RNA sequence: CUCUUAUCAAGAACGGUCGAGGGAACAGGCCCGAUGACGCCGUAGCAACCGGUUUUGCAGCCUCGCAAAAUGUCAGGUGCUAACUCCUGCCCGCCAGUUGUUCGGUGGGAAAGAUGAGUG
Numbered sequence: 001c002u003c004u005u006a007u008c009a010a011g012a013a014c015g016g017u018c019g020a021g022g023g024a025a026c027a028g029g030c031c032c033g034a035u036g037a038c039g040c041c042g043u044a045g046c047a048a049c050c051g052g053u054u055u056u057g058c059a060g061c062c063u064c065g066c067a068a069a070a071u072g073u074c075a076g077g078u079g080c081u082a083a084c085u086c087c088u089g090c091c092c093g094c095c096a097g098u099u100g101u102u103c104g105g106u107g108g109g110a111a112a113g114a115u116g117a118g119u120g
Stems, first nucleotide, its partner, number of pairs: 001120001003118006013043005021032003026089004044081003048078003051074001052071007085112001090109006
């Protein structure tokens, strides 16, 4: 990097360093940023998936498997710590408005993306 699948309304910041852009890409909006953002490093924290542990059941028969439940007083792996994935973009429904379209509000879905687990 490809594909499959689950989740994405909750949660969790300080210090050092750097020095101008940043919030994935494109467009529009909105926001963060010289009171130093973004990135990097350190420490602290969060608790989702995986893993661990415990219990029960099944299978099995000597130490391993399957299933369910509980558990973070197991933070081990990955991850995360502004704003819903910051919002919108494509499709459908409803509401308001209009001669009608554009536009606005709202709900659902798709696409794209992020993270985990697996896969080639």